The part of an RNA shown here (large-subunit ribosomal RNA, domain II) has 694 nucleotides and comes from a Pirellulaceae bacterium.
Taxonomically the source falls in Pirellulaceae (Bacteria, Pseudomonadati, Planctomycetota, Planctomycetia).
The RNAcentral record of the full RNA draws on ENA.
[in-house]
Context: one part of a larger RNA
RNA sequence: UCCGGCGAGUUACCUUCAGCGGCCCGGUUAAGGUCUUCAGGACCGGAGCCAUAGGGAAACCGAGUCUGAAUAGGGCGCCAUUGUCGCUGGGGGUAGACGCGAAACUGCGUGAACUACCCAUGGGCAGGAUGAAGCGCGGGUUAAACUGCGUGGAGGUCCGAACCCGUCUGGGUUGAAAACCGGUGGGAUGACCUGUGGGGAGGAGUGAAAGUCUAAUCAAACGCAGAGAUAGCUCGUUCUCUCCGAAAUAGCUUUAGGGCUAGCCUCGAGCCACUACUUAUCGGGGGUAGAGAGACUGAAUUGGCGUGGGGGUUAAUCCAAACUACCCAGCCUGACCAAACUCCGAAUACCGAUAAGACUAUCUCGGGAGUCAGUCCCUGAGGGAUAAGCUUCAGGGACGAGAGGGAAACAACCCAGAUCGUCGGCUAAGGUCCCAAAGUCAUGCUUAGUCACAAAGGAAGUUGAACUGCUGUGACUGCCAGGAUGUUGGCUUAGAAGCAGCCACCAUUUAAAAAGUGCGUAACAGCUUACUGGUCGAGCAGUUCUGCGCCGAUAAUGAACGGGAGUAAGCAUGACGCCGAAGCCACGGGAUACGGCAAUCUUCGGAUUGCCGCAUCGGUAGGAGAGCGCUGUACGUCAGAUACAAGCCGUAUCGUAAGGAGCGGUGUCGGGGCGUACAGGUGCUUAUGCCGGA
Numbered sequence: 001u002c003c004g005g006c007g008a009g010u011u012a013c014c015u016u017c018a019g020c021g022g023c024c025c026g027g028u029u030a031a032g033g034u035c036u037u038c039a040g041g042a043c044c045g046g047a048g049c050c051a052u053a054g055g056g057a058a059a060c061c062g063a064g065u066c067u068g069a070a071u072a073g074g075g076c077g078c079c080a081u082u083g084u085c086g087c088u089g090g091g092g093g094u095a096g097a098c099g100c101g102a103a104a105c106u107g108c109g110u111g112a113a114c115u116a117c118c119c120a121u122g123g124g125c126a127g128g129a130u131g132a133a134g135c136g137c138g139g140g141u142u143a144a145a146c147u148g149c150g151u152g153g154a155g156g157u158c159c160g161a162a163c164c165c166g167u168c169u170g171g172g173u174u175g176a177a178a179a180c181c182g183g184u185g186g187g188a189u190g191a192c193c194u195g196u197g198g199g200g201a202g203g204a205g206u207g208a209a210a211g212u213c214u215a216a217u218c219a220a221a222c223g224c225a226g227a228g229a230u231a232g233c234u235c236g237u238u239c240u241c242u243c244c245g246a247a248a249u250a251g252c253u254u255u256a257g258g259g260c261u262a263g264c265c266u267c268g269a270g271c272c273a274c275u276a277c278u279u280a281u282c283g284g285g286g287g288u289a290g291a292g293a294g295a296c297u298g299a300a301u302u303g304g305c306g307u308g309g310g311g312g313u314u315a316a317u318c319c320a321a322a323c324u325a326c327c328c329a330g331c332c333u334g335a336c337c338a339a340a341c342u343c344c345g346a347a348u349a350c351c352g353a354u355a356a357g358a359c360u361a362u363c364u365c366g367g368g369a370g371u372c373a374g375u376c377c378c379u380g381a382g383g384g385a386u387a388a389g390c391u392u393c394a395g396g397g398a399c400g401a402g403a404g405g406g407a408a409a410c411a412a413c414c415c416a417g418a419u420c421g422u423c424g425g426c427u428a429a430g431g432u433c434c435c436a437a438a439g440u441c442a443u444g445c446u447u448a449g450u451c452a453c454a455a456a457g458g459a460a461g462u463u464g465a466a467c468u469g470c471u472g473u474g475a476c477u478g479c480c481a482g483g484a485u486g487u488u489g490g491c492u493u494a495g496a497a498g499c500a501g502c503c504a505c506c507a508u509u510u511a512a513a514a515a516g517u518g519c520g521u522a523a524c525a526g527c528u529u530a531c532u533g534g535u536c537g538a539g540c541a542g543u544u545c546u547g548c549g550c551c552g553a554u555a556a557u558g559a560a561c562g563g564g565a566g567u568a569a570g571c572a573u574g575a576c577g578c579c580g581a582a583g584c585c586a587c588g589g590g591a592u593a594c595g596g597c598a599a600u601c602u603u604c605g606g607a608u609u610g611c612c613g614c615a616u617c618g619g620u621a622g623g624a625g626a627g628c629g630c631u632g633u634a635c636g637u638c639a640g641a642u643a644c645a646a647g648c649c650g651u652a653u654c655g656u657a658a659g660g661a662g663c664g665g666u667g668u669c670g671g672g673g674c675g676u677a678c679a680g681g682u683g684c685u686u687a688u689g690c691c692g693g694a
Stems, first nucleotide, its partner, number of pairs: 001694006011095013026050003032044004054061002064076004098236002101233001105226006117199008125190001127159003130155001134151006163187003168183004202218001204214002239627006249262005263371002265368006275361002277357008290344001291342002297338002301334001303332003307329004311324004374399010404415003419589004424585003430579003433564003439576007451566001457551002461548002464545007478535005484508003489503003514529001518527002590617003594613008628683001630680009647666005653660002
């Protein structure tokens, strides 16, 4: 992991609501008793309970009463009521209360055969080394001290087996082993090791102290019990079909992943009134978007002022004074800014009235819920950085709980809401060269494979438009020629001659020619430009807007049309087709609600069935309804001598589903099928479920 079996809303009592039934001149008996055909029996039994009157804390009063001084007002009542007993079902409460699951707590016991410590009594430690004290003799001394040589044999002494330990490393790591094996290592006469017997224990022992050890268990052992502890947590919770169908919000919460009430869903009952809803018209209030500034508050700013205050500089014996590219305030002027500014001021939205529409819904009461983690997209805002697949609101949509088509793939985007069937049709978004259903025509644009990611910025890419200037009195470009004189202007300078720099920038000859546009020289020279003539012969130069392109373009495995490919099969505009979905239409079937007709039944309220019409039939949590199957009980009924039934195997059958038959085989003695009713240990794919098997 798979297969088979087992496996989870039950029962008792109380209560509430609904359905059904009995009685209602209220309903009902409990314990107990009598009878008895001994049964889910009949009959007694009225104690008690509910109802019949309420109000008050109560005394108490009473269709009223309480509060109060009140004959006031107000609250709850009356006026305006049925009720009760039972059965079944939906909820609630008390109980383990749908099932499994703690970590723990408490009580009573069992453990020191492991291990820690202690007590008593025994045992063990090859061999080697070192050589303390003491003692002897010698030296030495008055005697000592001291010293040499011996002797001696001390020590938590040294080396090293047994023994005890476990340093480092390799292996082992579903092991040979729930701590081992190999090599290496520490202690080895001691605070040593060890046998036997004994001691003390669970908030307790023991501890050379590590929260260590107390039987493979220790920050509180193990066994049983309280006990089905509790679990706002996790997981699981078993057949089918039909109708409707949410929420992820508000308030409060030792509350935030839990609750309660409301909101939103469902079922039943009531209420039909222009009550709700939509649209149109009319009437309203507003201070948002926008806008504004001599209409306020505030912010910020240009220029000005013989304004005021302060600072600074100068000056000053004092009084005074001058200046100021400084600061603050004021005035004038100009251009502006604001969520917490407004002289103004929409669109929407909201409120009211009227009219119309609408198979309507709203509304009230009662039973049952679920929901309280939401997400993305668009719009308006706050927070953030006008960041986030960010966060918090408001309005809308989708997903959630929504399948289908498109977007290559892609909950939340675009189209569109799946009752079932059809080798029928039309369309939406999106497409129409091939993959891959369907296309042609016309006019332009693009050359970048742009199309098929991107900005500031850059550029004689190219299209179209507008404007300005020049131009057959000849533009523009090229070519030929001129481009001079006073003069080397003056100053400055070593020099300064058009061309380092400063000042001025005149005049002449001219077709034209600067007191010089650039290069150049030490300075000159030289080249060139402006400007002019000739040649040539038709457009030239510039600015702005605009369509499509170009560069900008760098990231970590290979990828920016889905691929092929395409110069259109790209882009723009236009025309007419076509394809394309579970949308719409057509035909047929089903279900549900409503309406109509008919039949049957009727307690006259209605119920059931059939046909017709019309609408509807996505769906999680969840509400409501109708069924299938299993086991047993009761009653009725049925098959069976070629015996039969269950179970099992096979099978081409029926039903909208759960499921049900028929036939064939097996099954050798057990019971079974069908109908109705009742009862329940009644349906399994999942609980790291339990047991068995593979």